[in-house]
RNA sequence: CGGUUUUAAGGGCAAACUCACCGAAAGGUGGGGACGCAAAGCCUCCGGUCUACGGGACGCAAGUACCUAUGACAGCGGGGUUGCCGGA
Numbered sequence: 001c002g003g004u005u006u007u008a009a010g011g012g013c014a015a016a017c018u019c020a021c022c023g024a025a026a027g028g029u030g031g032g033g034a035c036g037c038a039a040a041g042c043c044u045c046c047g048g049u050c051u052a053c054g055g056g057a058c059g060c061a062a063g064u065a066c067c068u069a070u071g072a073c074a075g076c077g078g079g080g081u082u083g084c085c086g087g088a
Stems, first nucleotide, its partner, number of pairs: 005088002012037002017032006035075001041081003045078003048073003054068003057064002
């Protein structure tokens, strides 16, 4: 210096809930808060899930237990990509 196994310490992220703001919604951002996480860093390429403003369908209309992702989830799974600390 590299690899493997195990793992103490330091450091990191932050579910539910809650407050403010953004959004039609799903959801997001920030503060509080910790259920958990060794990629719970990043990317929608594949599958999955959520929502349906707009559009479509139906209806004379009011409207609708209907369809639709171009919206969202990376803390649903796969894949891609980058990567911190040091004890034995």
A computed fold for an 88-nucleotide RNA from a Pseudomonadota bacterium, annotated as c-di-GMP-I riboswitch aptamer. The prediction has a mean pLDDT of 84. The model forms 95% of the base pairs in the Rfam consensus. It was read from a public genome assembly, where an Rfam model found it.